[in-house]
RNA sequence: CCGUGCUAGGCGGGGUGCUAGCGGUGCCCUGUACCCGCAAUCCGCUAUAGCGGGGCUGAAUCCCCUCCUGAGGGGCUCUAGGCCCCAGGGUCAGCGCCAAGCCUGAAGGCGUUGAUGGCUCGGUCCCGCGGCGAUGAAGGCCCGCGAACCAGGUCAGAUCCGGAAGGAAGCAGCCUUAAGCGGUCACCUCCAGGCGCCACGGGAGCACCGGGUCGGAGCUCUCAGGCAUCGGCCGCGCCCUGGGAUCCGGCUUCAAGGGAGGGUGCACGG
Numbered sequence: 001c002c003g004u005g006c007u008a009g010g011c012g013g014g015g016u017g018c019u020a021g022c023g024g025u026g027c028c029c030u031g032u033a034c035c036c037g038c039a040a041u042c043c044g045c046u047a048u049a050g051c052g053g054g055g056c057u058g059a060a061u062c063c064c065c066u067c068c069u070g071a072g073g074g075g076c077u078c079u080a081g082g083c084c085c086c087a088g089g090g091u092c093a094g095c096g097c098c099a100a101g102c103c104u105g106a107a108g109g110c111g112u113u114g115a116u117g118g119c120u121c122g123g124u125c126c127c128g129c130g131g132c133g134a135u136g137a138a139g140g141c142c143c144g145c146g147a148a149c150c151a152g153g154u155c156a157g158a159u160c161c162g163g164a165a166g167g168a169a170g171c172a173g174c175c176u177u178a179a180g181c182g183g184u185c186a187c188c189u190c191c192a193g194g195c196g197c198c199a200c201g202g203g204a205g206c207a208c209c210g211g212g213u214c215g216g217a218g219c220u221c222u223c224a225g226g227c228a229u230c231g232g233c234c235g236c237g238c239c240c241u242g243g244g245a246u247c248c249g250g251c252u253u254c255a256a257g258g259g260a261g262g263g264u265g266c267a268c269g270g
């Protein structure tokens, strides 16, 4: 150096999440790189960190290390800028909307059985005072209970007077009541006021309603159009300020893939 057969190794990687930590199933990014079983209220391990079984490849384009590049992900920051959201302010010399004013037109309603308007009287409003009612409190009436003796009636027993006949006082008990206690629908009296209605008196006085009177033709509703106001931030638009998140940006970290360089077994035979 060549051939043959083996072995180490390889047959994806990364981020996130979970975890004491490692790996997997999960999600995401790369990318195409075996199969079966286990697995998110997890599954299997212990810094030698998936476990169990099978298959392919195999010391080099395929394994290992270093360097360069670098998709993508995570963290931090956010001076400035963009988009979005929130809050505050401004603007009608931006749009829309609303309000009110004038004019015109259309369809109506009321009106000579008297419109708008003027005058007058009254009511609605406020205060005072009274009447009635309702409500509430108190008292009365009514019912019941209720006195050892210092309430009444009746007074057993017992006591007293009397020669007797008869009288007398009178406890207990019973009955009825006083003071007092309790209850009650209705009724009566009295008191109360942030109750209601009415009368009277006074006050206020824009407005609304009603009566009378004067007077003599308008008053009013809806819709549409037009004019005008230096009306209203009501909704938008625009502007300013502040705050929040995100994108871009900056820093940092991990990192697939790609490129370059280097390194690395065993046995036998020639």
Base pairs, nucleotide, nucleotide: 001270002269003268004267005266006265009057010056011055012030013029014028015027016026020046021045022044023043024042034054035053036052037051038050063263064262065261066260067259068258069257072254073253074252075251076250077249081247082246084244085243086242087241088240089239090238091237094236095235096234097232098231101227102226103225104224105223106222108220109219110218117214118213119212120211121210122209123208124207125203126202127201128200130198131197132196133195135192136191138189139188140187142183143182144181145180151176152175153174154173159168160167161166
Bacterial large signal recognition particle RNA from a soil metagenome, 270 nucleotides, folded computationally. The sequence is in RNAcentral, with records from MGnify. Its mean pLDDT, the model's own confidence on a scale to 100, is 76. Rfam family: Bacterial large signal recognition particle RNA. Its family is annotated with signal recognition particle, plasma membrane targeting and SRP-dependent cotranslational protein targeting to membrane, signal sequence recognition in the Gene Ontology.